The RNA shown here (small-subunit ribosomal RNA) has 1506 nucleotides and comes from a Candidatus Tanganyikabacteria bacterium.
[in-house]
RNA sequence: CAUUCGGAGAGUUUGAUCCUGGCUCAGGACGAACGCUGGCGGCGUGCCUAACACAUGCAAGUCGAACGAAGCAGCAAUGCUUAGUGGCGGACGGGUGCGUAACGCGUAGGUAAUCUGCCCUUGGGUGGGGGAUACCCAGCCGAAAGGUUGGCUAAUACCGCAUGAGCUGGUGGGGGGGAGUUCCCUAUCAGGAAAGGUUUACUGCCCAGGGAUGAGCCUGCGUCCGAUUAGCUAGUUGGUGUAGUAAUGGUGCACCAAGGCGACGAUCGGUAGCUGGUCUGAGAGGACGAUCAGCCACACUGGAACUGAGACACGGUCCAGACUCCUACGGGAGGCAGCAGUGGGGAAUUUUCCGCAAUGGGCGCAAGCCUGACGGAGCAACGCCGCGUGGGUGAAGAAGUCUUUCGGGAUGUAAAGCCCUUUCAGCUGGGAAGAAGUCAGUGACGGUACCAGCAGAAGAAGCAUCGGCUAACUACGUGCCAGCAGCCGCGGUAAGACGUAGGAUGCAAGCGUUGUCCGGAUUUAUUGGGCGUAAAGCGUACGUAGGCGGCCAGGUAAGUCGGGUGGUUAAAGACCGCAGCUCAACUGCGGAAGCGCCCUCGAUACUGCUUGGCUGGAGGAUGUCAGAGGAAGUCGGAAUUCCCAGUGUAGCGGUGAAAUGCGUAGAUAUUGGGAGGAACACCAGUUGCGAAAGCGGACUUCUGGGGCACACCUGACGCUGAGGUACGAAAGCCAGGGGAGCAAACGGGAUUAGAUACCCCGGUAGUCCUGGCCGUAAACGAUGGAUACUAGGUGUCGGGGGUAUCGACCCCCUCGGUGCCGGAGCUAACGCAGUAAGUAUCCCGCCUGGGGAGUACGGUCGCAAGGCUGAAACUCAAAGGAAUUGACGGGGACCCGCACAAGCGGUGGAGCAUGUGGUUUAAUUCGAUGCAACGCGAAGAACCUUACCAGGCCUUGACAUCUGGGGGACCCUGCUGAAAGGCGGGGGUGCCGCAAGGAGCCCCAAGACAGGUGGUGCAUGGCUGUCGUCAGCUCGUGUCGUGAGAUGUUGGGUUAAGUCCCGCAACGAGCGCAACCCUCGUCGUCAGUUGCCAGCGGGUAAAGCCGGGAACCCUGACGAGACUGCCGGUGACAAACCGGAGGAAGGUGGGGAUGACGUCAAGUCAUCAUGCCCUUUAUGGCCUGGGCUACACACGUGCUACAAUGGCCGGGACAGCAGGAAGCGAUGCCGCGAGGCGGAGCGAAUCCCCAAACCCGGUCCCAGUUCAGAUUGCAGGCUGCAACUCGCCUGCAUGAAGUCGGAAUCGCUAGUAAAUGCGGAUCAGCAUGCCGCAUUGAAUACGUUCCCGGGUCUUGUACACACCGCCCGUCACACCACGAAAGUUCGUCAUGCCCGAAGCCGGUGGGCCAACCGUAAGGGGGCAGCCGUCUAAGGCAGGGCGGAUGAUUGGGGUGAAGUCGUAACAAGGUAGCCGUACCGGAAGGUGCGGCUGGAUCACCUCCUUU
Repeated sequence: CAUUCGGAGAGUUUGAUCCUGGCUCAGGACGAACGCUGGCGGCGUGCCUAACACAUGCAAGUCGAACGAAGCAGCAAUGCUUAGUGGCGGACGGGUGCGUAACGCGUAGGUAAUCUGCCCUUGGGUGGGGGAUACCCAGCCGAAAGGUUGGCUAAUACCGCAUGAGCUGGUGGGGGGGAGUUCCCUAUCAGGAAAGGUUUACUGCCCAGGGAUGAGCCUGCGUCCGAUUAGCUAGUUGGUGUAGUAAUGGUGCACCAAGGCGACGAUCGGUAGCUGGUCUGAGAGGACGAUCAGCCACACUGGAACUGAGACACGGUCCAGACUCCUACGGGAGGCAGCAGUGGGGAAUUUUCCGCAAUGGGCGCAAGCCUGACGGAGCAACGCCGCGUGGGUGAAGAAGUCUUUCGGGAUGUAAAGCCCUUUCAGCUGGGAAGAAGUCAGUGACGGUACCAGCAGAAGAAGCAUCGGCUAACUACGUGCCAGCAGCCGCGGUAAGACGUAGGAUGCAAGCGUUGUCCGGAUUUAUUGGGCGUAAAGCGUACGUAGGCGGCCAGGUAAGUCGGGUGGUUAAAGACCGCAGCUCAACUGCGGAAGCGCCCUCGAUACUGCUUGGCUGGAGGAUGUCAGAGGAAGUCGGAAUUCCCAGUGUAGCGGUGAAAUGCGUAGAUAUUGGGAGGAACACCAGUUGCGAAAGCGGACUUCUGGGGCACACCUGACGCUGAGGUACGAAAGCCAGGGGAGCAAACGGGAUUAGAUACCCCGGUAGUCCUGGCCGUAAACGAUGGAUACUAGGUGUCGGGGGUAUCGACCCCCUCGGUGCCGGAGCUAACGCAGUAAGUAUCCCGCCUGGGGAGUACGGUCGCAAGGCUGAAACUCAAAGGAAUUGACGGGGACCCGCACAAGCGGUGGAGCAUGUGGUUUAAUUCGAUGCAACGCGAAGAACCUUACCAGGCCUUGACAUCUGGGGGACCCUGCUGAAAGGCGGGGGUGCCGCAAGGAGCCCCAAGACAGGUGGUGCAUGGCUGUCGUCAGCUCGUGUCGUGAGAUGUUGGGUUAAGUCCCGCAACGAGCGCAACCCUCGUCGUCAGUUGCCAGCGGGUAAAGCCGGGAACCCUGACGAGACUGCCGGUGACAAACCGGAGGAAGGUGGGGAUGACGUCAAGUCAUCAUGCCCUUUAUGGCCUGGGCUACACACGUGCUACAAUGGCCGGGACAGCAGGAAGCGAUGCCGCGAGGCGGAGCGAAUCCCCAAACCCGGUCCCAGUUCAGAUUGCAGGCUGCAACUCGCCUGCAUGAAGUCGGAAUCGCUAGUAAAUGCGGAUCAGCAUGCCGCAUUGAAUACGUUCCCGGGUCUUGUACACACCGCCCGUCACACCACGAAAGUUCGUCAUGCCCGAAGCCGGUGGGCCAACCGUAAGGGGGCAGCCGUCUAAGGCAGGGCGGAUGAUUGGGGUGAAGUCGUAACAAGGUAGCCGUACCGGAAGGUGCGGCUGGAUCACCUCCUUU
């Protein structure tokens, strides 16, 4: 000093939010592998796969001080070497992880049930004999391995005998303790030992006791997954006897008994060596069990024993099998999971190295020998640790590169340069410790570590990443391609996400990737989760085991708690301290800690056990009460249908409308009678009863449960409840009845594109009864049961009490049931809230992402249908719950709009004009495409325009800027050509100027550049359309909500209006509305020409023509006027509305301008501007001609008509807005006319232009016409360089379709529609178009049900690119995994039978044999043989389980824009869903019962409030 040092989250479901929930990431680790890269050292580590097969070498020998012999050396003594006999050791050390789910391992114990060589210690002994044999010699067999016969010989080899305290066994006696077969003493009988060697001191040997060490056996507890493995077991469980063992034991055998194990998981199947520990984790846990250490198991596979202290024996033996090798074919040999190494397998794992110097082991007295144990080295970035690849200085900053808005920025003090240093590597020299033995000698590593010196910045940096998570950004290339990707997701022409580059970030001799484990994941929740709607309460009850259990007291001490210088928890590791290698990694020493188990002492609150008691839980008794509780029987009336009869006629019935159907053979209707079945109106009520399912006419019988009152009895008898048992709607099944109505299926009629449906007409099972099955439902309160506690209010049902009373009324209290509202609390929210989803306890059931799937397989139940139990592969990045804002609804409420309705006139039919589509074309340029493109861009295409086509031309260009050179600019003109263009000729010396120069123009040359109506309106600006002149859209602060959000902005009124008023957790504000602006309508003032003319005068054919006037009209400037101001009524006394007065005008007086936040990737790159891309003798530019004008068709918008309210002819009348100088153009003349000639006047209240419908008269007489005017012919006119393609107009002639327009559809609410003409812009010319103007001048609006569009509130939603949404199933195609399948095949397990090696054991006799006894015969003992039990392998048979495969088949999943329909989400257009049955291409439909997780409307009840 170690005792407490410790816990982070993120991305992804949505338009957004909260929650649930999965997926994914950031961390750590590795015996790793792969990719790129690689300087040094230290310390570690290195076949995870084929316990696959192995060439070669080595890995266990040693002792001559046990023995004989042989050989060698020596003169000898003697020494040395060794095959053999003998001893000890080869049971250790080393390897591997097959097997094993087991007393195998771990831990704690037991052995009074045991053994133990070598070692230590104690006591005793070591006497005397005998017979063999290997080696060797000789012979024989064999290819070999090897074998065999005869002969010789030694021992610490072998065998008798003697002795033996103690030892072992038997028998007897005594004793104390104890736990049983234990211990002590004693008597007696029996049995059993030995070995020597070398040498003078040791060592060995034998018997016995003790110790140490090691081992055997036994026991408690712990030790993976599967119940789709539930029953297993005959030596099985026990006993007696016996055998066997070192020893207990069914371990073996005989007999007897019938036991033993199992839901606390037996048996079976799968997987696996176990542990100390390792990794991770805050911990609890989870995963793992390389290296090191302990134990176990195994040694080619299987079996067996021998020897031995120890083995059933890795480098021993025997047998069998497979394999390999040798062979002379007769027969033999072998076992690397020892160290190296080889092949093979594999993503992958090293040298056929050195040494016994150290440590350790075997043998030996020792020297020593052996030792692939070990010590070292080698290979490998495989890991950990350390070091280096340089340090300082050095620019407002080189070059290069990248980028850029072209200014710059970045790389970057980085480099260069200058000044230093020398670790590591390199070279040279020196040079250890490790060695410990008294001395001496002895080092594989190794000339290594280390030290010194030398030289020189010298030899030494990569890898990954840079969209978010997650630290780091730009450029180019690419263009849903190529590719990336851990998740979300990137890529379809401006990619920070692909590839490359520059830069940056991170780590670094490594860096990334992959795989695996833990973490994050409180996502299996003991710590630490849940189950109303997200996944999750069994349909309900009874009840077994089990779990849990009221009050008081005694005992006990099992649990529990406390104590112990109690035991154990090996070492290593981890932790703390110190120390050794320069540090660290690594290592050493010391310490602390250690869940647990065992021993022991103590405590007794709680739990347990036990004893006694109690009454509050529970039950019983008594009294009383309510009830659609259950079963059986009897009875009743209404209604439907049928039958009979009467009356009576032509229809009935049915529907959205119809039809099928019924009816003149008499229906329906109606009256009377009858039959039969089923169901019970009113009462009836969020009333009652029952466990649930469920129960409804009345009465009777039988019967279950419950409430209340009282407190008499029992005395915890209780709660829950795995398995189990019973009940269990509807449908369905079996058998027998019954059958009125209803009604799956089925038939018919409709509807429809179809209609296997919805609707209609029929109709069978069934629905009903009896008996038996089935066992499921949205079996729901989607809420398990029990108990206790925790504000209130208000209904209702049953009981009791009090008060009061005539009273059963009212009122108060209380127990039990059943509803509603609501507080705290809880909840993700919705909501729940004494009937909890609150606070707690106990018990049970269930959940762990979506799909696959409640499917498959297996089991089980069922007659079947099917039920219960219940997966996986594969696939997805979600699937979900609640709530929010929108949008939407064939939802609701309210309101508005020429939205409908009421009207008037049109379009759609005709001809023509014009635009578009289509087609055509060399080109018919381009754009606009529902409303909101289509007489639109275009307010005017013959050339031009013009963007298109053909042809002819130009290339610094038609246009801009810059540079150089030349030239006055400029004007006239010739040739050629279609023109552009090309080739020429001539004239001409300018302007400013303080005299230096300047400005402008033209030509030539080169290059920068110009140019593009080329692309992208989905890269953009600007502008515009549209919803929509609709009344809305927002913000600040506050408040509410976890939040998205809400409130305000909703509500009651009112308005054209979010207009205003009132109310209100809101108070204010902004953009919109309105107003302010313009115009028209009335009046006033001012002004009075070019306009006006009442009065006065003049004057004319006439005329404001003139004088004059300023009244009027008018002009145009300024004002006034209208504000719900006044009155009445209504209304909340408000806002406002209705009516009225006055007024030119009345409730925004008419019209215009004015367009909120936003929507449509709306339109426009061709008005313009503009990013990027493309083009550059062309996609630019010039010119001529053509085209945009085409024409079978289709559509839009218009014009003119179809006629008599009209056409034609004649006569007559009245505007306004405007325009006019390259213009408007009068009078006059000519022409039928278009027009021409001519030219007055007018830059215009002065001049010019300056109406038609209308009115009057006439004519036509209903006709394709005196309507209509297309088309065409001829002749003219005008503009223009030019009217052929391709202008307009005129005259004459021609005279088409058309007689009011199908479905459908448009405009308009008053000076409007309709009708009529006039003007203007564009424009040389060319409107039926467009923009304006006036003239004439209506009809209708009951009303808001319906269509369309819009606004507000509300509701549902599975929609949110928002209903043009979403989405279901069959079919077809492709791919993937799985199930079934006649079978085929492999593995595995046990069973029965057959055969049966080696071997142990037993038996056996007629073979054989040295030791001992015996003179001998023979005996004792032994060997071989044979027989038997057991038994491996093998064979036969049937079976269980598992795998692979299988024609075909079944569903499932996924896939790009396939086909058919439309089932679901809105009332989804038939509300949906659940169970069941039948039917149908498919979603699905229908029947029966159930649910609300159904919209809408109405009614009832309840609650809240006044």
Its mean pLDDT, the model's own confidence on a scale to 100, is 86. It was read from a public genome assembly. The source organism's lineage runs through Bacteria, Bacillati, Candidatus Sericytochromatia and Candidatus Tanganyikabacteria.